[in-house]
RNA sequence: GGAAGGGUGCGAGAGCGGCUGAAUCGGCGCGACUGGAAAUCGCGUAGGGUCGCAAGAUCCUCGAGGGUUCAAAUCCCUCCCCUUCCG
Numbered sequence: 001g002g003a004a005g006g007g008u009g010c011g012a013g014a015g016c017g018g019c020u021g022a023a024u025c026g027g028c029g030c031g032a033c034u035g036g037a038a039a040u041c042g043c044g045u046a047g048g049g050u051c052g053c054a055a056g057a058u059c060c061u062c063g064a065g066g067g068u069u070c071a072a073a074u075c076c077c078u079c080c081c082c083u084u085c086c087g
Stems, first nucleotide, its partner, number of pairs: 001086007010026003018070001027045006046061006063079005
């Protein structure tokens, strides 16, 4: 230099046009159980902006920036990064 695959919440990872800021597992928090732990079980748990004393409300965000569409994590374009293969 060429080709292919990938980048999603704290981590892994599914989702490939509408139900979904988003399954599932792990981690973490609280609770149950226990003499106390572990294991197990239940519930909860993304980030940021604005408003608010708080509770909460609202908006934006799927690597970055554009585009298509009534509607985009999902389709198209450019760029960045990772993995594999070829030279």
Predicted 3D model of an 87-nucleotide RNA (transfer RNA) from an Elusimicrobiota bacterium. The prediction has a mean pLDDT of 82. The sequence is in RNAcentral, with records from ENA. Its Rfam family is "tRNA". By type it is a transfer RNA. The organism belongs to Elusimicrobiota, within Bacteria.